[in-house]
Molecule: transfer RNA
Organism: Gaiellaceae bacterium
Formats: sequence, C1' cells, structure tokens
RNA sequence: ACGCUCGUAGCUCAGUGGACAGAGCGCUGCUUUGCGAUGGCAGUGGUCGCUGGUUCGAGUCCAGCCGAGCGUG
Repeated sequence: ACGCUCGUAGCUCAGUGGACAGAGCGCUGCUUUGCGAUGGCAGUGGUCGCUGGUUCGAGUCCAGCCGAGCGUG
C1' cells in the first nucleotide's frame, strides 16, 4: 500500500429497515447474617466509533474517515 473481518452500557456480547436499543456480569441501596459470602427485592446504566448519503423510517443499507484484528506483497 491492497484485501477481508470487526467497532452497540464499565466488561463479554445479542439485536428481520419500523416496539421505549437489550441480555449476562459488574456497580449502588435495602434485606438476609454476630460479621462476611451466597440468596432475595429495588435501582443504575448508551451521541450504537466519527461525518455525510439513501429511505416515510437507519444500530442495521451505501460512501469517506478514524481505530482494532487477520491476510497478501
């Protein structure tokens, strides 16, 4: 330099172009306990990498850029 894959919550990841964008873990409070751990209840979470485009409607499709990984030379 070129090609491919990926970028969504603090972490690991889901998410047919149309529902308020979700799960597990985590974190906070309460409860439970003599104190912890475990358990129970409630809460906490997002510019969907950035900028444009297509569309009535975009996390999803398209383009450019940025970043990560792999490959070719």